[in-house]
RNA sequence: AGAGUUUGAUCCUGGCUCAGGAUGAACGCUGGCGGCGUGUCUAAGGCAUGCAAGUCGAACGAACUACUUCGGUAGUGAGUGGCAAACGGGUGAGUAACACAUUGGUAACCUACCUCAAAGUUCGGGACAACCUCGCGAAAGCGGGACUAAUACCGGAUGUGCUGUAACUUCAUAAGUUGUUAUAGUAAAGAUUUAUCGCUUUGAGAGGGGCCUAUGGUCUAUCAGCUUGUUGGUAAGGUAAAAGCUUACCAAGGCUACGACGUGUAGCGUGUGUGAGAGCAUGACCCGUCUCACUGGAACUGAGACACUGUCCAGACUCCUACGGGAGGCUGCAGUCAAGAAUCUUCCUCAAUGGACGAAAGUCUGAAGGAGCGACGCCGCGUGGUGGAUUGAAGGCCUUAGGGUCGUAAACAUCUUUUCUGUGGGACGAAUCAAUGACGGUACCACAGGAAUAAGGGGCUGCUAAUCACGUGCCAGCAGCAGCGGUAAUACGUGAGCCCCAAGCGUUAUCCGGAUUUAUUGGGCGUAAAGAGUCUGUAGGCGGUUUGAUAAGUUUUUCGUCAAAUCCCAUUGCUCAACGAUGGGACUGCGGAAAAAACUAUUAAACUAGAGGAUGGUAGAGGUAGAUGGAAUUGCCGGUGUAGCGGUAAAAUGCGUUAAUAUCGGCAAGAACACCAAAUGCGAAGGCUUUCUACUGGAACAUUCCUGACGCUGAGAGACGAAAGCGUGGGUAGCGAAUGGGAUUAGAUACCCCAGUAGUCCACGCCGUAAACGAUGAAUGCUUGACAUUGGCAGUUUCGACCCUGUCAGUGUCGUUUAACCAAGCUAACGCAUUAAGCAUUCCGCCUGGGUAGUACGAGCGCAAGCUUAAAACUCAAAGGAAUUGACGGGGACCCGCACAAGCGGUGGAGCAUGUGGUUUAAUUCGACAAUAAGCGUGGAACCUUACCAGGGCUUGACAUCCCGAGAAUCCCAUCGAAAGUUGGGAGUGCCUUUUAGGAGCUCGGUGACAGGUGCUGCAUGGUUGUCGUCAGCUCGUGUCGUGAGAUGUACCGUUAAGUCGGGUAACGAGCGCAACCCCUAUCUUGUGUUAAAUCAUUCACAAGAAACUGCCUGCUCAUCGCAGGAGGAAGGCGGGGACGACGUCAAAUCAGCAUGGCUCUUACGUCCAGGGCGACACGCAUGCUACAAUGGUCGGUACAACGGGUUGCCAAGCCGCGAGGCGGAGCUAAUCCCAUCAAAACUGGUCUCAGUUCGGAUUGAGGUCUGCAACUCGACCUCAUGAAGUUGGAAUCGCUAGUAACCGUAUAUCAGCCACGGUACGGUGAAUACGUUCUCGGGUCUUGUACACACCGCCCGUCACGUCAAGGGAGUCUUCAGUACCCAAAUGCUGCCGUAAGGUGGCAAAAGGUAAGGGAGAUAACAGGGACGAAGUCGUAACAAGGCAUCCGUAGCGGAAGCUGUGGAUG
Repeated sequence: AGAGUUUGAUCCUGGCUCAGGAUGAACGCUGGCGGCGUGUCUAAGGCAUGCAAGUCGAACGAACUACUUCGGUAGUGAGUGGCAAACGGGUGAGUAACACAUUGGUAACCUACCUCAAAGUUCGGGACAACCUCGCGAAAGCGGGACUAAUACCGGAUGUGCUGUAACUUCAUAAGUUGUUAUAGUAAAGAUUUAUCGCUUUGAGAGGGGCCUAUGGUCUAUCAGCUUGUUGGUAAGGUAAAAGCUUACCAAGGCUACGACGUGUAGCGUGUGUGAGAGCAUGACCCGUCUCACUGGAACUGAGACACUGUCCAGACUCCUACGGGAGGCUGCAGUCAAGAAUCUUCCUCAAUGGACGAAAGUCUGAAGGAGCGACGCCGCGUGGUGGAUUGAAGGCCUUAGGGUCGUAAACAUCUUUUCUGUGGGACGAAUCAAUGACGGUACCACAGGAAUAAGGGGCUGCUAAUCACGUGCCAGCAGCAGCGGUAAUACGUGAGCCCCAAGCGUUAUCCGGAUUUAUUGGGCGUAAAGAGUCUGUAGGCGGUUUGAUAAGUUUUUCGUCAAAUCCCAUUGCUCAACGAUGGGACUGCGGAAAAAACUAUUAAACUAGAGGAUGGUAGAGGUAGAUGGAAUUGCCGGUGUAGCGGUAAAAUGCGUUAAUAUCGGCAAGAACACCAAAUGCGAAGGCUUUCUACUGGAACAUUCCUGACGCUGAGAGACGAAAGCGUGGGUAGCGAAUGGGAUUAGAUACCCCAGUAGUCCACGCCGUAAACGAUGAAUGCUUGACAUUGGCAGUUUCGACCCUGUCAGUGUCGUUUAACCAAGCUAACGCAUUAAGCAUUCCGCCUGGGUAGUACGAGCGCAAGCUUAAAACUCAAAGGAAUUGACGGGGACCCGCACAAGCGGUGGAGCAUGUGGUUUAAUUCGACAAUAAGCGUGGAACCUUACCAGGGCUUGACAUCCCGAGAAUCCCAUCGAAAGUUGGGAGUGCCUUUUAGGAGCUCGGUGACAGGUGCUGCAUGGUUGUCGUCAGCUCGUGUCGUGAGAUGUACCGUUAAGUCGGGUAACGAGCGCAACCCCUAUCUUGUGUUAAAUCAUUCACAAGAAACUGCCUGCUCAUCGCAGGAGGAAGGCGGGGACGACGUCAAAUCAGCAUGGCUCUUACGUCCAGGGCGACACGCAUGCUACAAUGGUCGGUACAACGGGUUGCCAAGCCGCGAGGCGGAGCUAAUCCCAUCAAAACUGGUCUCAGUUCGGAUUGAGGUCUGCAACUCGACCUCAUGAAGUUGGAAUCGCUAGUAACCGUAUAUCAGCCACGGUACGGUGAAUACGUUCUCGGGUCUUGUACACACCGCCCGUCACGUCAAGGGAGUCUUCAGUACCCAAAUGCUGCCGUAAGGUGGCAAAAGGUAAGGGAGAUAACAGGGACGAAGUCGUAACAAGGCAUCCGUAGCGGAAGCUGUGGAUG
C1' cells in the first nucleotide's frame, strides 16, 4: 500500500467480498511448564447453610468465675451509657437529568471525629433498664408492681464569648459587611490516677458535603405545538441554605424549528479498541462520580441517612405455627437452582496495608493479603545439541521406469541437563528494642539420575505463501467473494509432499480499518443515483468603496486549573519479558490578566461602480374583456342530373331510385384561424398567432438628473401551473376514449374501414400532475471568435429619407444545400465551450447499489380520481453510463455473382435403376442429415469382402516378441463332421560351424508376461476433408491518434475480375491471399524420326524456343490509372482450361482408411468355420436412365474421331451358331499386334402417317451363353414370346453465357463375373439469349440503430398453474406502558379541639387498590390482496432493429395477459 467481482473486450459510476488489528468471548481439534493479569456480558430471576460491624469495665450499677493474706486481685459478660454502624464491599434496574465532565459562584450554606487559639468546667434534683416479683402468649414477644447507678435525664448560677433587637460607624452597594455601645437570652461530666484523657462556649484551619450557573456529549418531525404551580409579583410558612420549595392572593405569562413536548435507547467520565489523521465504535477489570438495595410509600435517630445486613405501613413471594399469630430479604464473600453459547473454591490469614472502638493491651474486619480452578488473555521457556550418505537403508508416495522425494530425517556414535525426578540447604516481605509470616519448606541454591516427561492445528484454483496421485462423476460434497463438481477435478473425499503459525491453531460473533462507500480534512447532481414545474418573498446565511472608534471573533504573551492511573520518552527493579517503580512530557479543554488592530463583526460619518427611481421615444402571438371577418366543413331548402357513391393493400359493413355521390343557388350552426411565417418575437414557467378597440404587466435603449448598499439567495409560506379528469349550467359543426358493426388473423378485446357517446368549446369552481426537458437551480465577476436580428448614434448621400459603411448597447443562433464547431480549459467518454458542463464566490434544493417501491402504514390536502410526505422485512451480486469490435435489422447507400431477368434444356407426373428414411426382421452391420447427408464412405456385398444374425469349434490364441521341452521341414492314407476341425497311422531325417555339442529357419506341445477388439468417446486428439469461396479479403512492424478497448494504415475519388492500379492522405513499409511463376491447349521456328502410308514433302510424335506487352494509332478522362474503337497478328486486352483455396467460421465430418490418449472386454465385445443377412416392402424423399414419338421409329446404303487399355492379358485371320458365344491359334510386354470392322448422331434411299401406334419398353413365360468351388435367396448377356404405365407432367424447383448448353457415341478405373442407367475421361454435331439490377438468394465495402455477444434459431414482458419465504391489511382476541377523571385510603407529616401527661377525636396531603373512557407499543388470527425466489409447466409476443402500429411521460376509459385507444407533451 491494495486486490477480486458487471463486459466479447474497455473506461467510468457503483455496490458486494477479502487481506490487518482488537475482545470480560464462545465452539471444534489438540495440550509440557512458569510469571503477571482476568473470569454470570443472559434472569436487578429465586435462594438452603456459614460468615461479612462491632467495640469500650479508664462512663455505670448488679450478677457470675478463678484465686485470695478474706481487705481484695484478676477475669467474663446480659443491661444502662458513649462512639461507630451514612465508611468499607456489591450492582447498573432506573435516569437524556445540573445525573456526569469541564469551568466559575455561594455576600445564600452545613460539617462529628482531627489540629491550633481563647475562656470555662459551679450548686442541686427526680427517674428508667438490668435484677426481683405477678400475669398473658405455641412462639415472636408483651404488660403490671417494686428497687437502683452513671459521662443517661432535669432545674438554678456565672457569660470570655455567641444569638436577637436598637443606635452610631468602616467598607461596599441587591438583600449586606467591619467596629463600638446598650439591652434580652444562652453552657458544662466526670474517669483513672498524678499525669493525663474527657466535657462546655467561641473563633480559625484541614478534609468532607449541600445548592446555583455556563458549556459539552443519543436516535426519532411518520412526535409540532407544550405548560396552570405553569411564568412572574406580594405576603406567610419552610430549610443548614437561595428558590413556587409550599400555601393564599394578583397578573398572564413561560418554552419552542438553534427542535419545545412526546416515543425509543442508555448510568456518566478519566479512558479503551481502531485509524496516517480527522474521526468512528465502545464504557469489562483499575480510578472518580451518580444511582439502587424484594416492589412501592414514609419519616425517626443522628454532625451526616430518608439508611444494603435500622424502624413503620402497603403489596408479591418464601418459611414457622398450637391457626390465635409471627419471621424473612446474598445486586457483600463462598455456594445452590434456574436461564444461557458461556464465566471459578461453601479455601487460608488478619503476618502486611487500611478501617471501627478503646488510654492501652487488644477485639472485630469474606475490606485486604494469599492460595485453588479455567490456555480466557499477555509474556517467557522447553519438547534436545553435534557428527552421521561410495548403502542417500527399509517403508510410503510419485514416475517419462532412468529415477525423484520424505531425507541428516532415522538407525548409529558422542555431548548437554533448561525442564523432570530424588536428596540436602533455604529467604526478602518485620515497620519497632523484643515478640510476630497466612503465603511456605514457596521462590532460590547445591548435588545425583537419565534424552530421559513434552506437538499440534489450519491451509495448498485466484485473491494468498504452498501440488501431485487415486477415488467420485452436476452425485456425494466444497465455498469469504469470484466460483468448483456432468469420466483425465492442483477447488469434493483420501494419501503423499509442501506452506503458515505454534502450546496453540482454526471457526463463529462483534467493533474499527481498508470505505474518499456520508467526503471538515475529503465526493457529487446534462446522459451513471441526484436541480424542486415556475416565480414572489419571511426567518436564516452571505454581502460594494473610504475614514474614525470599540475590541465580540482573531493573534501573541502570561497566570490558574485540567485527580491519580493510562499514553509517550528516559532511567531503573523482578535472570529476560509481560508486570512494576522514579522522573519528565503529553492530555490539542476552560477561566483570569496584559498587548495588537490587518481581516470579520458592532457603531459613527461619508461615497457611487451594485440596486432602485425620474425623463424620452421603441419592439413585441405578454395578459384580461368586448366586438369583428372570410375560406372550409356539416346540416337543411330549392334547381340540374342518374346509378352508383364511399372506403381500402384488397374488400366489406355503410350511404343511395323515398333520387345519393356530383354540381348550382340560398339559409343555419359551431369550432379553428391558410397565406404573412421564420435559425421570428414575447412571457417566470405553463404558454401565447384572423382583425379591431379598451384596460393592464414586464423588458431593452438613450439622457446621466435623483436616492445612497436600499443588495444576492431563500428552509417553512404564498401565488401561478399543459393535457386529461371532477362539479353546476350552457353549447355541440368537425374530431373522437368507451361502444356497435365490417375486415385482417390461428385468435385480434389491436393496427385498417363505417358509425359513434363522454370529451374537446364557453362561464364559474376544483384538481396540482407531465420526457412540466436545455433531462443543465438562482445571482455576480473573469476568460479568443463568427453570423443574424432589435434599438440608438455618427459618416456618406439626399430637398428629406431608404440603401451602404463604421461604431455603441442589447437579444438570438452556431443550423442547413455551402463558408464557419473553434483555442485554452473541463469531462468516464459523448460532448460543453462568453446563454459553459471553463476559472472562482454566495445561498438554496437533491443523491449515496439493484429490486421490493414512489409501494405499505401514519399524517396533511382533495367531491372523487388521486396528490404530497415516505419506510422495512426479504432478495440479488450485480443494476447502470459512455464508448469499442463484431453480429443482426421486415435500416440506408454502392458493387458483384447463371442471383434475378432474357433464353435453352431439365426435375417434380410414368416405368425402371441406385441411395436414403420408415417399417419389417434372428440379422436386415456401421457412419453421413438444410445449404455443406441421400448413384455419399462403396472406383464394383453370390462365398470372401463382413464389421451383423442363428449355429458348430478354439483359449498364450488367426497375428508379434521372449522362455522351456520335443521334433528336420514336408508329404501321404484312414475315422467322424456341413466345414472349421478331431482322432489314428505311415513315409521322411535336410543346411552352417570350432561336431558326445551349438546355431539359423520351420513345426508341435507347455508356462506366463502378453496378443487381439470395425468395442465407447470425432465433445480428449493427429492427419485428412467439406463449406462460406477463387469471395477479396485477413494481418503485422514502426509511427501517429485515443485514459483505454481500439483506431489509422485498409477511409475517400476514379478504375479493375481483384485491398488490381492511380490520385489523395499521419502514415511509411511489409506479410498471407489476388495476379504471375507450374501443367494442358491454340500459331510458328528449329532439332530428332521408332511406327504409319510404295517414296519425298507433309500430317503426326517428342524436345527446345519464339510470340501478346494496351507494344502502335484515334477518341474519352484535369491528369494518371484505364476504358472504347482500329491496325497488324494464329491469338487482343486475364486468349481458353486446370492444379493451386488467405486469417478464420460451423465443438461441421471421420476413433470404420490410418495413427492415437483415456475407458472397457479377456474360455470373449478375441478368433476359426459353413449357412443366412447387408438385396426384405404398405409407403415418403433424393439422384439418374428410358420414354411418351414424325426434328421420329424401323430397314438398307455411304462417311468422319479422340482419350485410353492389354501377358493370370488383349486376342487377329479362318470355321460353327439367328445370337450371347464356341473352336482356333497368328500377332503383340505395344505410334508396330489386338480391343476396334463401319463409333454414333450425321448424310442418303425405302417404309410407317398421328394411333397407346412399326411409339414405349416395364413385367412375365420358355430356351440358352459366359464367369466362377458355387448364380435358389442374389449375376450379366442372348433368342423367341408377352407388350404395363406413359400422349410432355400441379404447387414448386435445378443446370447452363461458347466450342458452352443440348444431343451423340467411345474409352477407362474397380473387376473372376456383374446388378454401371453410376464415376472419371475422350472426341463428334453444335445453338439461343443477357434490356438491365426494381425484385429473390448469396457475398463484399461504407454507414446507421441495438436492451444482441452461445451474437435474431438472440434477448425479453405480463397473466395463469405449482411450491417456498418475508412483510403489510384484517372481523377480532390477548399482553403491556404512561397519563386523565372519580372512589376508597395505610403508615407518616402538617394542623384544629379536648386532656397535667399518656392519649383521644377531627381536617389536609398521601402509596397501594378500585371504577370509567380514551391513547401509545407489542403478540396472535379466519380471510382477501400484492411482493420475492424456484434448470427445462400454460397463453400470447408488449419492448430491444423503423422490433414489423417508432418509443416513452402525465391522464382517462377499456381488455385473459403482456397491453390497446383517446388527449396533451418529450426525442432518450